[in-house]
RNA sequence: AGUUUGAUCAUGGCUCAGGAUGAACGCUAGCGGCAGGCUUAAUACAUGCAAGUCGGACGGAACCAGGUCCUUCGGGAUGCUGGCGAGUGGCGAACGGGCGCGUAACGCGUAUGCAACUUACCUUCAACUGGGGGAUAGUCUAUGGAAACAUAGUUUAAUACCCCAUAGUACCUACCUUUGGCAUCUUAGGUAGUUUAAAGACUUCGGUCGGUUGUUGAUAGGCAUGCGUUUGAUUAGCUAGUUGGUACGGUAAUAGCGUACCAAGGCUACGAUCAAUAGGGGCUCUGAGAGGAGUAUCCCCCACACUGGCACUGAGAUACGGGCCAGACUCCUACGGGAGGCAGCAGUAGGGAAUAUUGGGCAAUGGACGCAAGUCUGACCCAGCCAUGCCGCGUGCAGGAAGACGAUUUUCGGAUUGUAAACUGCUUUUAUAUGAGACUAAUUUCUUGUACGGGUACAAGUUUUGAAUGUAUCAUUUGAAUAAGCACCGGCUAACUCCGUGCCAGCAGCCGCGGUAAUACGGAGGGUGCAAGCGUUGUCCGGAUUUAUUGGGUUUAAAGGGUACGUAGGUGGUUAUGGUAAGUCAGUAGUGAAAUCUUCUAGCUUAACUAGGAGAGGGCUAUUGAUACUACCUUACUAGAGUACUUUAGGGGCAAGUGGAAUUGGUGGUGUAGGGGUGAAAUCCGUAGAUACCACCAGGAUUCUCAGAGGCGAAGGCGGCUUGCUAUGAAUGUACUGACACUGAAGUACGAAAGCGUGGGUAGCGAACAGGGAUUAGAUACCCCUGGUAGUCCACGCCGUAAACGAUGAUAACUGGAUGUUUGGAGUUUUUCUCUGAGUAUCUGAGCGAAAGUGUUAAGUUAUCCACCUGGGGAGUACGCACGCAAGUGUGAAACUCAAAGGAAUUGACGGGGGUCCGCACAAGCGGUGGAGCAUGUGGUUUAAUUCGAUAGUACGCGAGGAACCUCACCCGGACUAGAAUAGCAGGGGACGCUUUUAGAAAUAGAGGUUCCUUCGGGCUCCUGCUAAGGUGCUGCAUGGCUGUCGUCAGCUCGUGCCGUGAGGUGUUGGGUUAAGUCCCGCAACGAGCGCAACCCCCAUCCUUAGUUGCCAGCGAUUAAAGUCGGGGACUCUAAGGAGACUGCCAGCGCAAGCUGAGAGGAAGGUGGGGAUGAGGUCAAGUCAUCAUGGUCCUUACGUCCGGGGCUACACACGUGCUACAAUGGUUAUUACAAAGGGAAGCUAUGUUGUGAAACAUCGCCAAUCUCAAAAAGAUAAUCUCAGUUCGGAUUGUAGUCUGCAACUCGACUACAUGAAGUUGGAAUCGCUAGUAAUCGCGCAUCAGCCAUGGCGCGGUGAAUACGUUCUCGGACCUUGUACACACCGCCCGUCAAGCCAUGGGAGUUGGGUGUGCUUAAAGAUGAUGACUGUAACAGGAAUUGUUUAGAGCAAAACCAGCGACUGGGGCUAAGUCGU
Repeated sequence: AGUUUGAUCAUGGCUCAGGAUGAACGCUAGCGGCAGGCUUAAUACAUGCAAGUCGGACGGAACCAGGUCCUUCGGGAUGCUGGCGAGUGGCGAACGGGCGCGUAACGCGUAUGCAACUUACCUUCAACUGGGGGAUAGUCUAUGGAAACAUAGUUUAAUACCCCAUAGUACCUACCUUUGGCAUCUUAGGUAGUUUAAAGACUUCGGUCGGUUGUUGAUAGGCAUGCGUUUGAUUAGCUAGUUGGUACGGUAAUAGCGUACCAAGGCUACGAUCAAUAGGGGCUCUGAGAGGAGUAUCCCCCACACUGGCACUGAGAUACGGGCCAGACUCCUACGGGAGGCAGCAGUAGGGAAUAUUGGGCAAUGGACGCAAGUCUGACCCAGCCAUGCCGCGUGCAGGAAGACGAUUUUCGGAUUGUAAACUGCUUUUAUAUGAGACUAAUUUCUUGUACGGGUACAAGUUUUGAAUGUAUCAUUUGAAUAAGCACCGGCUAACUCCGUGCCAGCAGCCGCGGUAAUACGGAGGGUGCAAGCGUUGUCCGGAUUUAUUGGGUUUAAAGGGUACGUAGGUGGUUAUGGUAAGUCAGUAGUGAAAUCUUCUAGCUUAACUAGGAGAGGGCUAUUGAUACUACCUUACUAGAGUACUUUAGGGGCAAGUGGAAUUGGUGGUGUAGGGGUGAAAUCCGUAGAUACCACCAGGAUUCUCAGAGGCGAAGGCGGCUUGCUAUGAAUGUACUGACACUGAAGUACGAAAGCGUGGGUAGCGAACAGGGAUUAGAUACCCCUGGUAGUCCACGCCGUAAACGAUGAUAACUGGAUGUUUGGAGUUUUUCUCUGAGUAUCUGAGCGAAAGUGUUAAGUUAUCCACCUGGGGAGUACGCACGCAAGUGUGAAACUCAAAGGAAUUGACGGGGGUCCGCACAAGCGGUGGAGCAUGUGGUUUAAUUCGAUAGUACGCGAGGAACCUCACCCGGACUAGAAUAGCAGGGGACGCUUUUAGAAAUAGAGGUUCCUUCGGGCUCCUGCUAAGGUGCUGCAUGGCUGUCGUCAGCUCGUGCCGUGAGGUGUUGGGUUAAGUCCCGCAACGAGCGCAACCCCCAUCCUUAGUUGCCAGCGAUUAAAGUCGGGGACUCUAAGGAGACUGCCAGCGCAAGCUGAGAGGAAGGUGGGGAUGAGGUCAAGUCAUCAUGGUCCUUACGUCCGGGGCUACACACGUGCUACAAUGGUUAUUACAAAGGGAAGCUAUGUUGUGAAACAUCGCCAAUCUCAAAAAGAUAAUCUCAGUUCGGAUUGUAGUCUGCAACUCGACUACAUGAAGUUGGAAUCGCUAGUAAUCGCGCAUCAGCCAUGGCGCGGUGAAUACGUUCUCGGACCUUGUACACACCGCCCGUCAAGCCAUGGGAGUUGGGUGUGCUUAAAGAUGAUGACUGUAACAGGAAUUGUUUAGAGCAAAACCAGCGACUGGGGCUAAGUCGU
């Protein structure tokens, strides 16, 4: 930083960015320097090498060389000389090198001690080095054996071995003096006694190197001690040589190290024992640090050397390249026996993700031996392999725009790649070639000189030495020549587009991408980052304050133990010029190896790397001092704590006794039809007398009122009264003790209810169980009735848990107020008062807190102690242990799985939550729909096709405001292909077209005829080519635009301020009021915007202006009549502008806003009536088929043309309508009154013809002029008389009219005939509050005509009802709960069924495995006996046997792990079942 949420804060986990690596894997690769390189099988090893050396210790002579002698010239002899195999002897082999099995330990680290020790070679000093002796290997001879090897005999040497002598400051014994703090002891000195040494070699004869004894130093080791050193208590007790002592033995030395005896100790909660894991450290990585993790390379220590045991030799080993024994394994064998140990360097096999050459050299450094030369040295120095890491260098540099080609993309203009390339000039690190060519070298040998007494040191000269290496380095030639990849590009995280794919393939560290426009998959172009590397994976630290010492928490997020007492432990009041000096503080000294680290320098061209100096290294030890604080000792005190006395409160506890009301049952009585129960009922009781009432009796349980937010108690808890016993709190004032205190692991006690055991008791109630009644989809439940066991009660004993809660551990101190209440004390003006303690409860401040909240009873500020927490689930489960009679309780995991789970608050939404309000929402009414017939739309079905869309409300007389062809998108058939239409360019022709005709269904094809204008540029039209088409194909979930709906509902927001950590809130809530977020008042809000209202249009009144086509009062004229004419503007009307209505006035109510009033006035009164007007948003609502448009698909077809068909089908279902069912009516006749519209491809007067639809002729009118045009209901009159009718008109037949190329599918209308259903419509449901409903007709758009009963308008006639807001529906505001936010059509639980995964139990089975017991027991050690043998001397010793013991066998068996039929639960998995 990302991730829980719609958003927020906090909690909390998961994940990422950084650094590191002995790494591995993938892709890639030019060079050099410096480092590093089996982390796994301490698995097994072929082959070679890794420890020898000394002839100046020795006898010698296998071999080589030289010399000498002999020779038959082949050779032989000779140790004479230099080397020298094998052997004797000396030194070394205990170092160096490897590995990390074991080990939780004095193993390691650090600091000390050894008065308890050793130390070869080296070194200091002192002394000595005399005399003798016999063996033995080798050699030779012989024998056995396959071999390894062995045996016997002869002979021989030593610096091998032995004896004697010599012997102090050595050793031992005893004693005296003396040092040290000292018993043991010890230092130094002395006396007396005992014991023990030796070796020679070389020589230039000067000496040198040795040898022996003692001693000094140095080095190296041994032992002991303090402190530090992993995890587990689901390991709590362990230990008999164990702990100590005495004696002896043993060791270099202390010590139970060993043995015998004696005592009974020793360790452990500050974690013994047991189990698991592990070499330790310097250091390394990380980190701000504190820490955490690690222990490769280098250095120190330890341990190990096939496994186990054992000793020998030696100064040193219990010995990597020595020995013995046992075991496993491998090899050889003549089967009798033998041999071996790479965890040395290389190397092999195996294992593994994985780790190198069977290299060169002793030139350097170091080591062994040697007088030395020198030899040996897989230590070491070098080289080889590997990008394993760190560091450095290079792959060119400068110019170069027509911004080339290509590629990618595109809005088609361009953009990007990109100065990149090409091209021009320059340079040459590196690579190649040629040549020159180091440092690392100092020694050594020999000679000479100088210094000092010697032998060493120094100087000079001489001689000699390089594996790496002809390498590093340098010079020269040529020439950009020889050299770039990898990962990533959704966010975190730097970097974006195209194509492909279509929840597929795939990606993914976390969140998450992918279901047809993927910056997340795959490819490409481009970009970003690093770069000879880059990514991935693993591991560690960090971030993670996510174990919190630094540096966290526990009311509600995980977390206070149910409560108290109390042990250990931790912490603790005041005083002293008191003491000590453990902690603490200061100084000094030592140590803290080197390397590493930091820093300053220096050397490699630089760096890495290396070298030198300095610093650091928190510690430990010693010592000197200080004494405030803590501690300890001592001395006091009374403020903490406690005791006694006085007063006082209380359901505190235990026991005994006793009372009252009520329930139930019983007995008796009075009395009659009900009672009981529920939401409503029923089962049930009752005429065999219930319920109700009265009296008496029985028994158990309980404890009304008082009673209170009140009291007491540690908590659980405690309630009639009386008595007894007992405990506690509080207050006042005295007296006493004198810190006696607080907390509190372990432990102990108490501990509701339920439950358990034994015995009692049982009135009522009452789990379980049973019967019945209800409820319900079911109802094994809730509710009711009837029974009813355990239990509830008592006694005794268990259990030990609860939301045992204030979800708040105990104690102490401090820090503001207000109000009530319980119980003490004091005062006073005696009170509704004041002060002061102890409780208890509410409100509020500071502070705290994530917030809610808390707030002197803290969750504030401090101190002490205890308990507990560390993501959710798995799980308080499993296993183990403890307790329990049982139930179960306590303690208490892991695998696996998820990226969250959880807290508080916010905004919404929702609620069969609450409050307020509105609406034809209900109610009150009027008329319908649902039944019939028909019309129309839809579904379904059918069909070649019945084109497509709309489809809860918000589709269904909807798109469509006109489907016979066309429309048209559908079907069948026939045709065309740059195309039927449009635009541009180029070219061509005079055609195209028109007309006649042939074929054809037409499109089309063929034939004949005819064939333009011009300003001469061209136009026009056709054909061809190019550019460009076309698509009612798909996606309304890619879109624009438009629209529906909530809803004409009253809401939706903003600025500034204020509040809140924040999301947000406030404003906009509240009190009123309104149709209204309309207005008023109040208010941390003040204002504003979009909506409301108003402004606009129509209607209702009036005025002004104007007066034709409209009008006609008055004047005049005319007619049969008529504004017909002159004229007029008064009226109506027309159409422009004004006026008018604002709760303005009055009364009442009210603070106001406003409301009320059959008030006044007014044409109109409280929005006057209509319309237009639709806030922010919701529904991925509708439309790609109005149009536009991204993407995608088709291109001889999904395009275009033509003919015919279809969209008009029809068992059925639904919606919307029309007409009816009749008398408030039908029919016939007569008669009256509109408004608003339309009219030139038109409306048509009038006339004639026709029964009619219409036809023919034709006036007028581009319209206030003419026309459609008749309004109808109404009115008047007549008739019909309740009937399937003179209602109703469907259906059907015949004959026509009109439109139109064409009415068959499939038009409307007319006439005549026909005359169906239907007699007012079930459940249910719709509209409407006034000029409204209802009813009546008229017009218009579309349109050739019309399926119009539809839609949009117009006027005529003209009602009823509204008590009211309980309920239904929808909506608004406030409030409340919420585990919902895709928002209740939400979320979500468990069983069952399916698949997968890990895990518990499990008869058993397999393996590992420590200790114990018994039996047996090798080698060795140590004892005993010791035949016999043997020696020159010192010595020795077969065999037998005791003890000890590796190993082996047997026994039971703890512990660990694997498998396991079956079985238990758990987790995970889009769309299964049952319920809720």